[in-house]
């Protein structure tokens, strides 16, 4: 330097951190026979991505 695999640390267990994308969910307002659309909130226990702490091996 460059790969790979991991979350000790946590007020059951899981969950290292920020962000961005795609699907969700509460709320609130407009419409409609029925679809829709905006807005706006969070530990969304949904995936996926990028950087970055940390521990381990690899080359």
């Nucleotide at each position: 330097g460059g790969c790979u695999g991991c979350a000790a640390c946590a007020u059951c267990c899981c969950c290292g951190u920020g962000g961005g994308u795609g699907g969700g969910g509460a709320c609130g307002g407009c419409a409609u026979c029925a679809g829709g659309c905006c807005g706006c909130c969070a530990g969304c226990g949904c995936a996926u991505c990028c950087a970055c702490u940390g521990c381990a091996g690899c080359c």
NadA riboswitch from an Acidobacteriaceae bacterium, 59 nucleotides, folded computationally.
The sequence was found by an Rfam model in a public genome assembly.
NCBI's taxonomy places the organism under Bacteria, Pseudomonadati, Terriglobia, Terriglobales, Acidobacteriaceae.
Its Rfam family is "nadA riboswitch". For this family Rfam cites "Structure and ligand binding of the ADP-binding domain of the NAD(+) riboswitch" (Huang et al., RNA, 2020). It is annotated as a small RNA.